RNA sequence: GGGCCUGUGGCUCAGCUGGGAGAGCAUCUCGUUCGCAACGAGAGGGUCAGCGGUUCGAAUCCGCUCAGGUCCA
Numbered sequence: 001g002g003g004c005c006u007g008u009g010g011c012u013c014a015g016c017u018g019g020g021a022g023a024g025c026a027u028c029u030c031g032u033u034c035g036c037a038a039c040g041a042g043a044g045g046g047u048c049a050g051c052g053g054u055u056c057g058a059a060u061c062c063g064c065u066c067a068g069g070u071c072c073a
Base pairs, nucleotide, nucleotide: 001072002071003070004069005068006067007066010025011024012023013022019056027043028042029041030040031039049065050064051063052062053061
């Protein structure tokens, strides 16, 4: 330098054929208990890596860039 894969709450990851951003764990609150753990109920938390484009509409499609992994040179 070139090819491919990955990037989504604090962490691990879903998100199908473009239309509602989600789950588990963690955190906080409440209930249960004498108390803790466990369990149950609820809440907060996201520029969907960045910029631009296509579209009525983009996490999703296209281009460039950045970071990580991998292969080739």